Context: one part of a larger RNA
């Protein structure tokens, strides 16, 4: 010198684009963060419409039933919730990074191909009744529906068993052909076409799972480790190979090419730096993995062993009628505490992108903006030109006079900035719709107006007088200044780098 997620001491105009708990994986108040489909079903409600019938001479008035609505929604049910976003505890490991393998595998939704969707059945919730409890919430009767659940039919298929074929390999795979047995299905909208679903099977994308070379920090003051332990049979579990687990047999297995053990740590892509080789580092952005109060487990489901599911257990905290219950911000904002230190309980679903939806649409603290903060990069401004009696006034002085110094007044001009008025966006794909925003940008008016600091001057290191102090007060990266003329302390005047910053402190190279 450079670099930074900084901080800390002075100082501050203005924009655009990024960054913003590195500390306690510390505890949380409060509000939001995942819904959604009435075009799966049934119930109610609402609004319209018709309106038997009652009471009435009539108006009328009260009203069983019945259609309908793009309404409305607590419940069955379906798809989402496994993404999206948070954090880095843990982890030195097939966790990351690459390189290859599955003849040992999974796969919802999405494409594409072939076939089918026949035909019964019981039951629930909601509802209505008792009933328990302070609540949370739950008992039990009775009624109902379905794309909810259970059979029977079919069987293009698929799957098992049995017997061959061909073919390829180290080798079971796939693939063809006979015999048998097992296996599917829901239904909705719409006059209607037909759309949108269902059920089996094959294939594809894209997504996951397992293996595997190779490569991945420090100690040797850590040298021996190891019984599911190394390998075999069998059987189980798996979507799938495996000591994954079991029984049983053998006695093996890893180790100075560093086992085991201790300590540190998510890893990569990348970022700094530096001619390079290296060396350090892993914020933000991307990709991987992990975790969700701690610790344990499984269930539903393609996929979880699941942040805003569910059961134990543990601590904490809150309610409570003292039986018994709820809760979990490492999602956004925010509060407390910790710190040297990090921000708004803000606006919109207008773009983009995800969920459901046939669609309008409906959710979306993802995302898009806005706040805040010299946190950092870039860019602009603090005016420009003339102006010498070299003005006042301050410092210095050999008292002559030098220096701030064209600097300032003045004259003359300009408006980027400002500050008031007007217009006024792209972003919105064929009408409409914009949070951001009356922003940006353009346009008039006014008037230099609204804007400069900081560090340093004995060498390294560009910049020097004086006074004050007097080995004191103090300075200081290092050398090293101060004990009476200190260019090294303070102040002043001058003077030198930087500049909306400058300095210092920590790291790193």
């Nucleotide at each position: 010198g450079g670099a930074u997620g900084a901080a800390c001491g002075c100082u501050g105009g203005c924009g655009g684009c990024g960054u913003g708990c590195c500390u306690a994986a510390u505890a949380c108040a409060u509000g939001c963060a995942a819904g959604u489909c009435g075009a799966a079903c049934g119930a109610g409600g609402u609004g319209c419409u018709u309106g038997a019938g009652u009471a009435g001479c009539a108006a009328u008035a009260c009203g069983a039933a019945a259609g309908u609505a793009u309404c409305c929604u607590a419940g069955u049910g379906g798809c989402g919730a496994a993404c999206g976003g948070g954090u880095g505890a843990g982890u030195a490991a097939c966790g990351c990074g690459u390189u290859g393998g599955u003849g040992a595998c999974c796969u919802a939704c999405c494409c594409c191909a072939a076939a089918g969707u026949g035909u019964g059945g019981g039951a629930u919730a909601a509802c209505a009744g008792u009933c328990c409890g302070a609540a949370a919430g739950g008992a039990u009767u009775g009624c109902u529906a379905a794309u909810a659940c259970c059979g029977c039919a079919u069987g293009u298929g698929g799957u098992c068993u049995u017997c061959g074929g061909a073919u390829u390999u180290a080798g079971a795979a796939a693939c063809u052909g006979a015999u048998g047995a097992c296996u599917a299905a829901a239904g909705g909208a719409g006059c209607a076409a037909u759309c949108c679903g269902c059920u089996u099977u094959g294939g594809g994308a894209g997504g996951g799972a397992c293996c595997u070379g190779c490569g991945u920090c420090c100690c040797a003051u850590c040298a021996g480790c190891u019984a599911g332990u190394u390998g075999g049979u069998g059987a189980g579990g798996u979507a799938a190979c495996g000591g994954c687990c079991c029984a049983c047999c053998a006695a093996g297995g890893c180790g100075a090419c560093g086992a085991c053990g201790g300590g540190u740590a998510g890893g990569g892509g990348a970022c700094c730096u530096g001619a390079g080789a290296g060396g350090g580092u892993g914020g933000c952005c991307c990709c991987c993995c992990a975790c969700a109060a701690u610790g344990g487990a499984a269930c539903u489901g393609a996929a979880a062993c699941a942040c805003g599911g569910u059961c134990c257990a543990u601590a904490c905290a809150c309610c409570u009628a003292c039986g018994g219950g709820u809760g979990g911000c490492a999602g956004c904002a925010g509060u407390a505490g910790g710190g040297a230190a990090u921000a708004u309980u803000g606006c919109a679903c207008a773009a983009u992108g995800g969920g459901c939806g046939a669609a309008a649409g409906c959710c979306u603290g993802a995302u898009g903006c806005a706040g805040c903060a010299a946190c950092g990069c870039c860019g602009c401004g603090u005016g420009u030109g003339c102006g010498a009696u070299g003005a006042a006034g301050g410092c210095c002085u050999u008292c002559g006079g030098g220096u701030c110094g064209u600097a300032a007044a003045g004259c003359a001009c300009u408006u980027u900035u400002c500050u008031g008025g007007g217009a006024g966006a792209u972003g919105a794909g064929a009408a409409a719709g914009g949070a951001c925003a009356g922003u940006a940008u353009c346009u008039c008016a006014g008037g230099a107006a609204u804007a400069a600091g900081u560090c340093u001057c004995g060498g390294c290191u560009a910049a020097c007088u004086a006074c004050g102090u007097g080995c004191c007060a103090g300075c200081a990266g290092c050398c090293g200044c101060g004990g009476u003329a200190a260019a090294a302390c303070g102040u002043a005047g001058g003077a030198g780098g930087c500049a909306a910053g400058c300095g210092u402190u920590a790291u790193c190279c």
Record summary: A computed fold for a 509-nucleotide part of an RNA from a Chloroflexota bacterium, annotated as small-subunit ribosomal RNA, 5' domain. Rfam family: Bacterial small subunit ribosomal RNA. Rfam links the family to the GO terms structural constituent of ribosome and ribosome. The prediction has a mean pLDDT of 84. The sequence was found in a public genome assembly. Lineage of the source: Bacteria > Bacillati > Chloroflexota.